RNA sequence: UGACAAAGGCAAACCUGCCGAAAGACAGGGACGCAAAGCUACGGGCCUAAGGUUUAUACUAUGGUCGCCGGGUUGCCAUG
Numbered sequence: 001u002g003a004c005a006a007a008g009g010c011a012a013a014c015c016u017g018c019c020g021a022a023a024g025a026c027a028g029g030g031a032c033g034c035a036a037a038g039c040u041a042c043g044g045g046c047c048u049a050a051g052g053u054u055u056a057u058a059c060u061a062u063g064g065u066c067g068c069c070g071g072g073u074u075g076c077c078a079u080g
Base pairs, nucleotide, nucleotide: 001078002077009034010033014029015028016027017026019024032067038073039072040071042070043069044068045065046064047063051060052059053058
């Protein structure tokens, strides 16, 4: 650095079960994709709003998302 190749890896939508206020997570099935789609909520973004504030509307993360981007960290194969 990811053109070619090999070995293997992960698994979106959707379905079922289950946890949760929700967003979403987890397990099984399933493959849209992925060279870090391994790990990490550290910065920005995005989602949710139980609780709190509020007459109402609304606002708010202490809840999430690393398969939104950046940072940190570890790493297979190939090439130089």

The RNA shown here (c-di-GMP-I riboswitch aptamer) has 80 nucleotides and comes from Anaerocolumna sedimenticola. Model confidence (mean pLDDT): 88 of 100. Of the family's consensus pairs, 95% are formed in the model.